A computed fold for a 399-nucleotide RNA from a Chitinophagaceae bacterium, annotated as Bacterial RNase P class A. The source organism's lineage runs through Bacteria, Bacteroidota, Chitinophagia, Chitinophagales and Chitinophagaceae. Rfam family: Bacterial RNase P class A. Gene Ontology terms of the family: tRNA processing, ribonuclease P activity and dimeric ribonuclease P complex. It is annotated as a ribozyme. The model forms 93% of the base pairs in the Rfam consensus.
[in-house]
RNA sequence: GCUGCAUGCCGGGUCAUCGCUUCCUGCAAGGGAGGAGGAAAGUCCGGACAGCAUAGGGCAGUGUACCGGUGAACAGCCGGGUGGAGGUUCGCCUUCAACAGAAAGUGCCACAGAAAAUUACCGCCCUGCUUCGGCGGGGUAAGGGUGAAAACGUGAGGUAAGAGCUCACGACUGUUGUUGGUAACAACAAUAGUGGGUAAACCUUUCAUGCUGAAAUGCCACAUAUACCCCGGUUCAUGGGAGCUUCGGCUCCCGGAGGUGAGCGGCCCGUUCACUUUCCGAAAGGAAACAGGGGAGGGUAGGCAGCUUGAGCCCUGCGGGCAACUGCAGGGACAGAUAAAUGAUGGCCAUUCCGAUUUUGUCGGAAUACAGAAUCCGGCUUACAGGCCUGCAGCCAAU
Numbered sequence: 001g002c003u004g005c006a007u008g009c010c011g012g013g014u015c016a017u018c019g020c021u022u023c024c025u026g027c028a029a030g031g032g033a034g035g036a037g038g039a040a041a042g043u044c045c046g047g048a049c050a051g052c053a054u055a056g057g058g059c060a061g062u063g064u065a066c067c068g069g070u071g072a073a074c075a076g077c078c079g080g081g082u083g084g085a086g087g088u089u090c091g092c093c094u095u096c097a098a099c100a101g102a103a104a105g106u107g108c109c110a111c112a113g114a115a116a117a118u119u120a121c122c123g124c125c126c127u128g129c130u131u132c133g134g135c136g137g138g139g140u141a142a143g144g145g146u147g148a149a150a151a152c153g154u155g156a157g158g159u160a161a162g163a164g165c166u167c168a169c170g171a172c173u174g175u176u177g178u179u180g181g182u183a184a185c186a187a188c189a190a191u192a193g194u195g196g197g198u199a200a201a202c203c204u205u206u207c208a209u210g211c212u213g214a215a216a217u218g219c220c221a222c223a224u225a226u227a228c229c230c231c232g233g234u235u236c237a238u239g240g241g242a243g244c245u246u247c248g249g250c251u252c253c254c255g256g257a258g259g260u261g262a263g264c265g266g267c268c269c270g271u272u273c274a275c276u277u278u279c280c281g282a283a284a285g286g287a288a289a290c291a292g293g294g295g296a297g298g299g300u301a302g303g304c305a306g307c308u309u310g311a312g313c314c315c316u317g318c319g320g321g322c323a324a325c326u327g328c329a330g331g332g333a334c335a336g337a338u339a340a341a342u343g344a345u346g347g348c349c350a351u352u353c354c355g356a357u358u359u360u361g362u363c364g365g366a367a368u369a370c371a372g373a374a375u376c377c378g379g380c381u382u383a384c385a386g387g388c389c390u391g392c393a394g395c396c397a398a399u
Stems, first nucleotide, its partner, number of pairs: 001395006008388003012349007020035006037370001041381002044379005049213004056269004061209003065205001066080005081099001082097006100204002105202002107198003121144002123140007152170006171194010217305004226296001228295004233290002235257002239254006258276005277288004313332008350368008
């Protein structure tokens, strides 16, 4: 210097004319200040906010799961520990983790194999019979076979043959102690044990947790039909006060228990509010009315708010922290549409490609990515022509 890969940043600029739209100003004409992103996408995660409610508890359901830090956050990110995978100059580097529990319990581990947990196919040892081919009994789990995995491994002793049966040295797991560390954990020592895996199987434990969603929600105007149907309910006892009284009682109000209904997604408890009326009947019960829940039907489809000043964004300087991130000071800028505005044309410049040409350079032509706010914010994931920075790898050249 070229090529490839990866991270991060930028991802068009300027002038003119016309057009759309928000706000301010003006009697009007007009004038002034603004107008789509790093992902606005996906709707995956977390919140703010709004409603249900005046408020609580439990269960179910849903999620979480090593330690510390950061953050509004249960999102995410940073650092560390442990384990796995790959690379390695063996110092370490990169990457993944759905990282609580298998000593609470229940399951599962295909096929092969005797057997996937307490079993014996071959084999080894002892022994009886024998037609010498073998058949039977007892012991064994060291050797072989099967398998991803077969009673922790190696060596020695011991044994009829063997076996942690015994010993030595190790591996792994649990417990305790010492040292280091904020901690997870690490090292060492002692001690007790020894089939393994699986909880992205059921399960156990820890921690957390309402639901819906801007078409949320609130208000105004206009218009209309609740005339209908269904459901459960309207109870009991007696106390106090007031009024009336023909002194028999009657009416109204308050209070108690119970019942019914409503009140945050499912269920339960609790709590709050509303109702607990009239007539007929001997009673059971019936009818009316009332509030509640549901169905059917009818009207409206207009406007205003929510609506954009923020847990915010950009720049500069001084600090803290390994980092993520964070403190202080100064300066700057800010779309709000509602069927949905934020654009079109032309010139010049910038970048890329192609061609011509006097390589530098110049001229001409073509192209310029992904893409479009909709309540707002923080993350994650995905898309991206071209350019720049940094890093890694390969190649070439010079010194």